[in-house]
RNA sequence: GCCCGUUCCAUGGGAGAGGGUCGGCUCCGGGCCGGCCGCCGAAGGCGCAACGCACCCGCAAACGCUCAGGCAAAAGGACCGUGGAACCAGC
Numbered sequence: 001g002c003c004c005g006u007u008c009c010a011u012g013g014g015a016g017a018g019g020g021u022c023g024g025c026u027c028c029g030g031g032c033c034g035g036c037c038g039c040c041g042a043a044g045g046c047g048c049a050a051c052g053c054a055c056c057c058g059c060a061a062a063c064g065c066u067c068a069g070g071c072a073a074a075a076g077g078a079c080c081g082u083g084g085a086a087c088c089a090g091c
Stems, first nucleotide, its partner, number of pairs: 001091002005087009018037001020036006038071003044067001045065003051058002
C1' cells in the first nucleotide's frame, strides 16, 4: 500500500399490527393518564436443529416465544446501499 472481515460515525432506503373500548384530565386535538380486550415482530431478550462431544454440555437465523418494545403521524427499526475512521488474518 492492497484486500477480506469486525466495530464505530455520517447519510439514503427500510416492513408488520385497533386513529379499539371504558373512565378521568384536558390546550377540547388524531392529546395525556389508567383499566380492559384485540393484534404485530425487524430494537433488545429468551428457546430450538444438524453438527461437535464419552457424558455434561456447546450450538444459527429473517424460525419459534412475545418479557420488553410496537399497532395514524413522529420517533424507533433488524437488514441493505454509499462515504469515512480505527483495528485486523493474509498478500

This is a predicted structure of a 91-nucleotide RNA (Glycine riboswitch aptamer) from Azovibrio restrictus DSM 23866.
NCBI's taxonomy places the organism under Bacteria, Pseudomonadati, Betaproteobacteria, Azovibrio, Azovibrio restrictus.
Its mean pLDDT, the model's own confidence on a scale to 100, is 81.
It matches the Rfam family "Glycine riboswitch aptamer". Gene Ontology term of the family: glycine biosynthetic process.